[in-house]
RNA sequence: GGGCGAGUAACUCAGCUGGUUUAGAGUGCUACCCUUACAAGGUAGAAGUCACAGGUUCGAAUCCUGUCUCGCCCA
Repeated sequence: GGGCGAGUAACUCAGCUGGUUUAGAGUGCUACCCUUACAAGGUAGAAGUCACAGGUUCGAAUCCUGUCUCGCCCA
């Protein structure tokens, strides 16, 4: 230098062919219940610029372009 893949909550990940509750799950976190207390369990909640910028579209996490970071391969 070239090719491929990945980047979504603090962490690990899903999200199908662009379409409708304003983007979800598990773990973790906070509050409450339960317990003498802790753990486990239950209920509720907070937490996201969907890596960044632009474009297409009535509508983009999803399609297109560029940039950045990481991994693998080739030279």
Transfer RNA from a Candidatus Omnitrophota bacterium, 75 nucleotides, folded computationally. The coordinates come from a structure-prediction model, not an experiment, and the mean pLDDT is 80. It was read from a public genome assembly. It matches the Rfam family "tRNA". The family's RNA type in Rfam is transfer RNA. Taxonomically the source falls in Candidatus Omnitrophota (Bacteria, Pseudomonadati).